[in-house]
RNA sequence: GCACCGAAAGGGCAAACUACUCGAAAGGGUAGGGCGCAAAGUUACGGGCCUAAGGGAAACUACGGUCGCCGGACUGCCGAA
Numbered sequence: 001g002c003a004c005c006g007a008a009a010g011g012g013c014a015a016a017c018u019a020c021u022c023g024a025a026a027g028g029g030u031a032g033g034g035c036g037c038a039a040a041g042u043u044a045c046g047g048g049c050c051u052a053a054g055g056g057a058a059a060c061u062a063c064g065g066u067c068g069c070c071g072g073a074c075u076g077c078c079g080a081a
Stems, first nucleotide, its partner, number of pairs: 012037002017032006035068001041074003045071003048066003054061002
């Protein structure tokens, strides 16, 4: 110096709720907030779930959402004994 393991510390993200705002809605954005998170980083690719404007007589329906529901893929911080 490098690799494995890995404590602490530092740093990171930000649920509910509130305000403003975009949207038909679900939901998103910004600010406050902080329930939680070691991939709560990215990606709607598979499944699930939410919405139903438009369509349809109705049932229903995604080309709209959700990655902080699960799986997959891609990427990734620090480092004492």
Predicted 3D model of an 81-nucleotide RNA (c-di-GMP-I riboswitch aptamer) from a Candidatus Atribacteria bacterium. The sequence was found by an Rfam model in a public genome assembly. The coordinates come from a structure-prediction model, not an experiment, and the mean pLDDT is 86. Rfam family: c-di-GMP-I riboswitch aptamer. Gene Ontology term of the family: cyclic-di-GMP binding.